[in-house]
């Protein structure tokens, strides 16, 4: 240079065949139990915004009624070739 594979909240990791995106689990925050702290046990947790509402799956476009999924371009990161 060329080629494959991978990219989703703070972590890890779902989302069947394009049809509620973010389940489950850990993490945080607060409450409950505790003389107090471990455990457990209950609710809460992308962004902005007062709301309403909008955005939000690398990033930018494309196809489509409809995209995390499919196409393309390009960024990152692995790994083979050369």
């Nucleotide at each position: 240079g060329c080629c494959g594979c991978u990219g989703u909240g703070g972590u890890g990791g779902a989302a069947c065949u394009g049809g509620u995106a973010g389940a489950c689990a850990c993490g945080c925050a607060c409450g409950a139990c505790u003389c107090a702290a471990a455990a457990u046990c209950g609710u809460g947790u992308g962004u902005c915004g007062a709301a309403a509402g909008a955005c939000a799956u690398g990033u930018c476009g494309g196809u489509u009624c409809g995209a995390g999924u499919c196409c393309g371009a390009c960024c990152a990161g692995c790994g083979g070739c050369a």